[in-house]
Context: one part of a larger RNA
RNA sequence: AUUGAACGCUGGCGGCAGGCCUAACACAUGCAAGUCGAGCGGCAGCACAGGUAGCUUGCUACCGGGUGGCGAGCGGCGGACGGGUGAGUAAUACGUGGGAAUCUGCCCGUGAGUGGGGGAUAACGUUCGGAAACGGACGCUAAUACCGCAUAAUCCCUACGGGGGAAAGCAGGGGCUCUUCGGACCUUGCGCUGAUGGAUGAGCUCACGUCGGAUUAGCUAGUUGGCGGGGUAAAGGCCCACCAAGGCGAUGAUCCGUAGCUGGUCUGAGAGGAUGAUCAGCCACAUCGGGACUGAGACACGGCCCGAACUCCUACGGGAGGCAGCAGUGGGGAAUAUUGGACAAUGGGGGCAACCCUGAUCCAGCCAUGCCGCGUGUGUGAAGAAGGCCUUCGGGUUGUAAAGCACUUUCAGCGGGGAGGAAGGCUUGAGGUUAAUACCCUCGAGUACUUGACGUUACCCGCAGAAGAAGCACCGGCUAAUUUCGUGCCAGCAGCCGCGGUAAUACGAAAGGUGCGAGCGUUAAUC
Numbered sequence: 001a002u003u004g005a006a007c008g009c010u011g012g013c014g015g016c017a018g019g020c021c022u023a024a025c026a027c028a029u030g031c032a033a034g035u036c037g038a039g040c041g042g043c044a045g046c047a048c049a050g051g052u053a054g055c056u057u058g059c060u061a062c063c064g065g066g067u068g069g070c071g072a073g074c075g076g077c078g079g080a081c082g083g084g085u086g087a088g089u090a091a092u093a094c095g096u097g098g099g100a101a102u103c104u105g106c107c108c109g110u111g112a113g114u115g116g117g118g119g120a121u122a123a124c125g126u127u128c129g130g131a132a133a134c135g136g137a138c139g140c141u142a143a144u145a146c147c148g149c150a151u152a153a154u155c156c157c158u159a160c161g162g163g164g165g166a167a168a169g170c171a172g173g174g175g176c177u178c179u180u181c182g183g184a185c186c187u188u189g190c191g192c193u194g195a196u197g198g199a200u201g202a203g204c205u206c207a208c209g210u211c212g213g214a215u216u217a218g219c220u221a222g223u224u225g226g227c228g229g230g231g232u233a234a235a236g237g238c239c240c241a242c243c244a245a246g247g248c249g250a251u252g253a254u255c256c257g258u259a260g261c262u263g264g265u266c267u268g269a270g271a272g273g274a275u276g277a278u279c280a281g282c283c284a285c286a287u288c289g290g291g292a293c294u295g296a297g298a299c300a301c302g303g304c305c306c307g308a309a310c311u312c313c314u315a316c317g318g319g320a321g322g323c324a325g326c327a328g329u330g331g332g333g334a335a336u337a338u339u340g341g342a343c344a345a346u347g348g349g350g351g352c353a354a355c356c357c358u359g360a361u362c363c364a365g366c367c368a369u370g371c372c373g374c375g376u377g378u379g380u381g382a383a384g385a386a387g388g389c390c391u392u393c394g395g396g397u398u399g400u401a402a403a404g405c406a407c408u409u410u411c412a413g414c415g416g417g418g419a420g421g422a423a424g425g426c427u428u429g430a431g432g433u434u435a436a437u438a439c440c441c442u443c444g445a446g447u448a449c450u451u452g453a454c455g456u457u458a459c460c461c462g463c464a465g466a467a468g469a470a471g472c473a474c475c476g477g478c479u480a481a482u483u484u485c486g487u488g489c490c491a492g493c494a495g496c497c498g499c500g501g502u503a504a505u506a507c508g509a510a511a512g513g514u515g516c517g518a519g520c521g522u523u524a525a526u527c
Base pairs, nucleotide, nucleotide: 001526002525003524005523006522007521008520009519012374013373014372015371016370017369018367019366020332025330026329027328029327030326031325034077035076036075039074040073042070043069046068047067048066050063051062052061053060054059055058084285085284086283093210094209095208096207097206098205099204102202103201107198108197109196110195112193113192114191115149117147118146124139125138126137127136128135129134155164156163157162169190170189171188172187173186174185177184178183211257212256213255218248219247220246223245224244225243226242228240229239230238260282261281262280263279264275265274266273267272287308288307289306290305291304310321311320312319313318338364340363341362342361346360347358348357349356350355377407378406379405380404387398388397389396390395411468413463414462415461416460417459421454424450425447426446427445428444429443430442431441432440471516472515473514474513475512476497477496478495482511483510484509485508486507492499493498
């Protein structure tokens, strides 16, 4: 000088930050990932038309997918992001700089296509089993779910002859024509299919760097290399068969211990040393161990399966669970917060959109944990009051300190006013698209009708009154600051030297002083 600090005494306000470093111990409860009806069949609930009955003439009961919409279900996209933790890992990691044998949903650019068929299945109905979790049988039905056919420049395979291989519709608007009055058809938007380029993300690989121990000296059999295959998105002993006998090591292999790495942070004149909280990048993990499925992407924190420990339910047959998400509880500990508000902003997922979801985030609460700022008054005031303490008894000191007098009102308190954080939305004009003055998209103008958790916001004005606001450590030397009393090697102090055994500036108290100040000391730790 510093700290994610703790402890003791004390404690007025605000701003900004930070807050389980220990048990990767166990977890009650709530919430943290959904969304789309403009993909689909439908209609459990709600609301509204409509119908029937009763009648008190506007209410009740029933019917009713017709409409708004929508529980459950099929389907799509997202649950691989965001959030947490640091257990493991000394190199399958990280940092820096290279490389070639790769993939990449959504997004952007280019060019091509989107034709015609089929069979199922959940929901639902009937029924059966089970305490439950849940499951079985039969029957019905739809799709942007599934499967063929056609076409396919480009694409893939090829012996260069040839062969293989795709799709899906939905919504808005509409003049002519046709119509079974549903629509066909045209057009716009959103989709879908295959190809190519990009962007982004990811996988692989090489070199160098990255703690301690030699009281760890040898280690290695898929081990090291080759040929051929398998496998992967992709190179490769990654895996397999065969062949060869290699490969690493005192420039420290192997083994043991410790540890997430980095940008950075602390210190220091620097070199260096220490460290890796918060914020950012990367990695690893999700009760412990193993495994794959789906998918563009996982070997998947709030998915699945198996094994293990633990907890819970049970009708004893069998089931359920995983806070190292946000709060919160027990436990451990010197020690670390609310079971808060809002999606208003930023961002994310879904959706044409409206919108929905979002413990990400933005805010609020608690804590002097830290840094910074402000205040606890200002001026005047000598009879140097009283009281305290000391005294050589003259006085000295506390001390302009107080009182008194004259002012001020920051902050807190009370009352009033009041930005910004809001971009959009709506109306309208022009342009694009089009058969179209619809729809849709882009740009401009207008409007104040609508959107703020924070919020009693920041800030401003007014009101009252010095009114509500100072402590802590030290005073032998180092080291700024001394006297008296008590005690008597006792009680005690102490960072080092050392104080205390009857005159203690060193113990305890008082008065005075010194230092810092909403803090001050102590302890711990680093330079």
Predicted 3D model of a 527-nucleotide part of an RNA (small-subunit ribosomal RNA, 5' domain) from an uncultured bacterium. The RNAcentral record of the full RNA draws on ENA and SILVA.